[in-house]
Parts: sequence; C1' cells; structure tokens
RNA sequence: CGAAAAAGGCAAACCCGUCGCGAGGCGGGGACGCAAAGCCAGAGGUCUCUAAGCACGAUUGCAGUGAGAUAGCUCGGCCGCCGA
Repeated sequence: CGAAAAAGGCAAACCCGUCGCGAGGCGGGGACGCAAAGCCAGAGGUCUCUAAGCACGAUUGCAGUGAGAUAGCUCGGCCGCCGA
C1' cells in the first nucleotide's frame, strides 16, 4: 500500500428469542455490504430517555440540564490476518 490471489473472517435489512421506558444490546436464522464491518465514546454528528423553562385557551409544540445509544456516520487512539 490493497491491483491480483489463496486461506479464511465479519454480517445490513428482515424474522424469532431475550434484556432495556427507549435509542438499542445480546443469542439464533439471514446476507446488503466490509481490508480492519477487530477493540476504545476522546472530538464532532445523529438518535433515545429526562426535563428547568418558553409558546399556546387547550390538546400539544419547542427545549436548558442530566443520563444514555451508535465503533456498519466522520475524525482520532490501540492492536492485527493474508498478499505486494
């Protein structure tokens, strides 16, 4: 560095089970894709719950803060197979 090759690896949507208020996690099935789609929430993004408060006649809408989710959104950090 990832053009070609081999051994292989992971697994989106969706379905089932299970945990969670939720975003979503985990297990099984399943493959859209992936050369780090291995690991880490440090920065930004997105999403969820909460909610001081603001608006409204009201239903309700917006939302500081706080707590989370996402590594298959981007950057960053760590480790690494095969080949050149």
This is a predicted structure of an 84-nucleotide RNA (c-di-GMP-I-GGC riboswitch aptamer) from a soil metagenome. Of the family's consensus pairs, 100% are formed in the model. Its Rfam family is "c-di-GMP-I-GGC riboswitch aptamer". Gene Ontology term of the family: cyclic-di-GMP binding. The RNAcentral record of the sequence draws on MGnify.